Predicted 3D model of a 333-nucleotide part of an RNA (large-subunit ribosomal RNA, domain IV) from a marine eukaryotic metagenome. The RNAcentral record of the full RNA draws on MGnify. The prediction has a mean pLDDT of 85.

Context: one part of a larger RNA
RNA sequence: UCAUGGCUAAGGAACUCGGCAAAUUCGGCUCGUAACUUCGGGAGAAGAGCCCCCCGCGGCAACGCGGGGCGCAGUGAAGAGGCCCAAGCGACUGUUUAGCAAAAACACAUGUCUCUGCUAAGGCGCAAGCCGACGUAUAGGGACUGACACCUGCCCGGUGCCGGAAGGUUAAGGAAGGGGGUUAUCCGCCUCGGCGGAGAAGCUCUUGACCGAAGCCCCGGUAAACGGCGGCCGUAACUAUAACGGUCCUAAGGUAGCGAAAUUCCUUGUCGGGUAAGUUCCGACCUGCACGAAUGGUGUAACGACUUGGGCACUGUCUCGGCCAUGAGCUCG
Numbered sequence: 001u002c003a004u005g006g007c008u009a010a011g012g013a014a015c016u017c018g019g020c021a022a023a024u025u026c027g028g029c030u031c032g033u034a035a036c037u038u039c040g041g042g043a044g045a046a047g048a049g050c051c052c053c054c055c056g057c058g059g060c061a062a063c064g065c066g067g068g069g070c071g072c073a074g075u076g077a078a079g080a081g082g083c084c085c086a087a088g089c090g091a092c093u094g095u096u097u098a099g100c101a102a103a104a105a106c107a108c109a110u111g112u113c114u115c116u117g118c119u120a121a122g123g124c125g126c127a128a129g130c131c132g133a134c135g136u137a138u139a140g141g142g143a144c145u146g147a148c149a150c151c152u153g154c155c156c157g158g159u160g161c162c163g164g165a166a167g168g169u170u171a172a173g174g175a176a177g178g179g180g181g182u183u184a185u186c187c188g189c190c191u192c193g194g195c196g197g198a199g200a201a202g203c204u205c206u207u208g209a210c211c212g213a214a215g216c217c218c219c220g221g222u223a224a225a226c227g228g229c230g231g232c233c234g235u236a237a238c239u240a241u242a243a244c245g246g247u248c249c250u251a252a253g254g255u256a257g258c259g260a261a262a263u264u265c266c267u268u269g270u271c272g273g274g275u276a277a278g279u280u281c282c283g284a285c286c287u288g289c290a291c292g293a294a295u296g297g298u299g300u301a302a303c304g305a306c307u308u309g310g311g312c313a314c315u316g317u318c319u320c321g322g323c324c325a326u327g328a329g330c331u332c333g
Stems, first nucleotide, its partner, number of pairs: 001328008010319002014317001019314001027051005036041001038147001052069007082312007089304002094106002111144006122131003148299004153229003158226002160222005167217003173211002177207006185198006230248005257291001258288001269285005
């Protein structure tokens, strides 16, 4: 000096991003316990008092009263809640990044949509076969949501999905017809074997009217499907504001609720509370840069090694250090 323990006057979070760490609390009995609440809870709320041994008295006893005493020693791997208030997130018990993250992330019961009639849908496999399931729509698969309470508005123009089939478009394929090649044959010429021309059938190359489904176009439906949910101007007998009016655009222009929020840039917004002093916190306001309704909205008792703010208690976190024990490295001797 470091590590691990122990003590510390006065103060008591002044430390610090933050009470991190440490300290406090801690057992048993009795008394006593608030808001809120889903009536279970919250609760060990909080907060108090007592506790061992002997003798005497009272009492059936539990126990009560009075007097006196001990307050030590040992054993074991190891004893044994700090509390309260307010807010955020997630209902909850659970799950997770084996080795920097345990969480407001995942899961969850619940709700909804959708597919699936059984050789089910869906999945694994080249196949055989298997799972689904020795199940059968109160079942099984997929997706979203995420207890519970109150609710979940408007838009189907785009994309997707579902339904429709009149019309348009349309593949392979079929195919009337047309064109080319080949040539049995015919014609012409001539040095009789060649050259030139025409050319049926067949074969073949090519073109091709027309006939050809689904799909797409088209017509409807569907948002707890993907998604979306306006602008400008004017107006009331102070001012200000605008219930009201005009106009443009749109598929429709954001309803309820919430709101400087895990969302607010300007911003430490403004007001109120808490402090001597508060960029945080709580309650409001609404000018929502850029909340908003199952990518759910708003609440919510209980729960949480979660996050934020405050308080009581307590302390070497600190003012600000000091001392002791044990161990280690180093330095000096």